[in-house]
Molecule: Glycine riboswitch aptamer
Organism: Alkaliphilus peptidifermentans DSM 18978
RNA sequence: AGGAUAAAUGCGGGAGAGACUUAAUCCUAGUUAGAUUGAGCGCCGAAGGAAGAAGCUUGGUAACACGCCAUUACCUAGUGAAUAUCUCAGGCAAAAGGACCGUAUUUGGACA
Numbered sequence: 001a002g003g004a005u006a007a008a009u010g011c012g013g014g015a016g017a018g019a020c021u022u023a024a025u026c027c028u029a030g031u032u033a034g035a036u037u038g039a040g041c042g043c044c045g046a047a048g049g050a051a052g053a054a055g056c057u058u059g060g061u062a063a064c065a066c067g068c069c070a071u072u073a074c075c076u077a078g079u080g081a082a083u084a085u086c087u088c089a090g091g092c093a094a095a096a097g098g099a100c101c102g103u104a105u106u107u108g109g110a111c112a
Stems, first nucleotide, its partner, number of pairs: 002111001006107008018041001020040007042092003048088001049086002055079003059075005
């Protein structure tokens, strides 16, 4: 001198679904447009979140056994995957955001 998993930052790529209706407010001389809040109908899944199959583990019961252990079945609790599910949150022109991917730098230091 090399350097894994992981993490942070920068850059690049990055889908889907109503520029929906309505009331009020903000901005404005006024209108339009835009933003926010409330109500209504319709949609999306790739911030986040939730639920959670088999298996495994703990405890209990029953059978076999009959001193235990082991084995089988059932019940309770825990653990348990996702880009699948839910649609709480978020989103439905552009902008912003965006799982994930690539790349550079940094932290770190399994291993050698």